[in-house]
Parts: sequence; structure tokens; C1' cells
RNA sequence: CAAGCCGACCAGGCGAUCGCGGUCCGGUUCGUCGGGCUGAGGAAAGUCCGCACUCCACAGGGCACGACGCUGGUGAACAGCCAGGGCGGGGCGACCUGCCGGAAUAGUGCAACAGAGAGGCGUAUUGCCUGCGAAGGGCAACCUUCGCCGGUGAGGGUGAAACGGUGGUGUAAGAGACCACCAGCGCGGUCAGCGAUGAUCGCGGCUGGGCAAACCCCGUCGGGAGCAAGGUCAAGCAGGUGCAAUGAGGCGGCCCGUCUCGCACCGGGUAGACUGCAUGACAUCCGCAGCAAUGCGGAUGCUAGAGAGAUGAUCGCCGGGUGGGCUUCGGUCCACGAACAGAAUGCGGCUUACCGGUUGACUUGAACA
Repeated sequence: CAAGCCGACCAGGCGAUCGCGGUCCGGUUCGUCGGGCUGAGGAAAGUCCGCACUCCACAGGGCACGACGCUGGUGAACAGCCAGGGCGGGGCGACCUGCCGGAAUAGUGCAACAGAGAGGCGUAUUGCCUGCGAAGGGCAACCUUCGCCGGUGAGGGUGAAACGGUGGUGUAAGAGACCACCAGCGCGGUCAGCGAUGAUCGCGGCUGGGCAAACCCCGUCGGGAGCAAGGUCAAGCAGGUGCAAUGAGGCGGCCCGUCUCGCACCGGGUAGACUGCAUGACAUCCGCAGCAAUGCGGAUGCUAGAGAGAUGAUCGCCGGGUGGGCUUCGGUCCACGAACAGAAUGCGGCUUACCGGUUGACUUGAACA
């Protein structure tokens, strides 16, 4: 320098004009006006997990249903995170990526097509072989073909998968039938590790597997609904109780007259208002412990709170990007485009979207010293 790989971070800056939400102060003709302060994200998103909080339900135990499942740690909790282990897949490499309780002297089930046979101490298609019979050949030993009874699971064939592998002994042919080595299973010991597990030694029967995101078994956990939860105050209408109907009020100086009709309290509670609702598993910085996730301590800070509704627009300068022209290679001019997205009770995760840029470690290759 080129290509790559794994993290961490940013998400344009400043100014002017116009405009919006919240709050405080002041003015007001009560309609609003002026000023100060303040106003989104790394994912605010999807709502997929886990909690806090609230209300409802709940003696205790069990069934059913659901989620999770290697080990250790972390944490309020989780299907999260960190570190490690085992079995695989990809890449020259840095690294990426899939899976993980149990197939058990517990049980049931499944395996398309092909194949003789797919789970049963099961099977026999082509083969190989002894014997017997028939035919043919040969002087004979015997050979060839066909058939039958039996032996065999070694060779061929099917399949993703067919009951260990290689070599030998053995045999009529063969076979863990036997032997050596290897693989694998089970049991036991020693060493290392908290553990998953690893290394190693001995013994055993010679031996088979897959699927539990099939039922199932084992272990751990799980009550329901959700801030439109819930709480406080409380118009109007309706209701109840009491009072007045010899009442109260308007017109009016008064009477007559005429017109209108209740008043007070109560509980529940609608509209509506307030609250929940911003001091918190909070943020920033520093130190310590730890490989890390994370924890502990200290200092400082208070930072949206809605009406399910605001947080924007235009212009200029600067910075970064892409393309092109000129170039004295330092730059300069023009054009284009500027992502994904938008809080609504809060928090921890996961997943998904994202123009572009900064930075740290590492890998491979090339060049130079």
C1' cells in the first nucleotide's frame, strides 16, 4: 500500500428568518400577547423474550398445559450476556457458523423410494459349498449343466442407513468360530480440572445404529390482565332524605293582578380535571476487583412527559461524500446527493432497518529499509 476480519464510537457544525410542544415570569379588552429556560434514538421500530409497578384471583396438595435444558459465572429476571467443554461445517488465515438432558436390562412409534430383508436373535435376490438325483464328456481321477435337501452371510446388488475394520488361522464353503492390531460400547482405577471434560491403565461380552422441533421420561420454572393498569376530586341528568306548598322569585312605591319555579343535603358516579409520570435496576467521569460479563466505591448532574397530536421549514458559510474539468500535484472550479427513522408508564435484552465517517486490535499478500 492492497484485500480482508473482529470490535468500539459518531449520526454533520455554526448563523439568520419564520413556525411548534412544555414550563416559569410579566401584561391582558380573558380572545390571547411578550420574554426566559427547555424539547427524541441507536435503534425511540418490531412487540419476540424477561422484569418492575397496578388491579383481580389465591388454605394446602395434585392433574393438565406451556417454556427452558452441556459446565461454571453474571444478573431483579430471561430464550440475555461472559468464560469454558464436546461433536460437526466453511475459510490459506484473522475468523465465521450449526448442534448439546435421556435412545436407558423404561415403554410406544417413525424411516418415502429402492431393496430379499428397515428393527423382529429378523431376512435369502444373485452368489459360494458338502451331499443326493438326472443328463453329457473323459480310459480313469474327475469335469460341465440342471434339479432337490441342507450349510453360509464372507463376494455382488439396493439404500441416507444392512449388525465392526485390516491381516491371518481355520473350513466343504464360510463366519469374532479363533488370534494380532485398530475402532467403538460398557465397567472399574489413577492423574489434571470447581465442573462440563481431558489424559492414561486394566477388565468384559466380541459389538451395531438414526429420529425426542414424534409421543414420552427426568430436572428447573410459570396464576390472569395490563398505564386505555390503577388512584383522588367531581359538573349535568336521573335517584334518595329533609324543608316549603298559608312558600320563593320577577314586573311594581304599595295592594290587587299576572308570570316563573322549588331549595338544602346525601351516597354512588358519567363528562371533565388532577394523579400514576420522571431521583431512576438513572446518566457522565474517575478509581479498585475480575480474563470477561459484571460488581463495589467516590465526585458531579437532573435531561421530553403529551390531546394516542409538538420537536419543523427556508437561506448562507464551513466540514465530509460521489462524478467531471483544470493543475505548478499543494489545490481549485462546477454539478449531484445527504441514511434508517419519530418517545407516550419505566427498565434489561433480542431481532430488524441504516447515506456515510472516525478509531483500535488482528490476518493474508506485495514493495522498500
Molecule: Bacterial RNase P class A
Organism: Candidatus Flexifilum affinis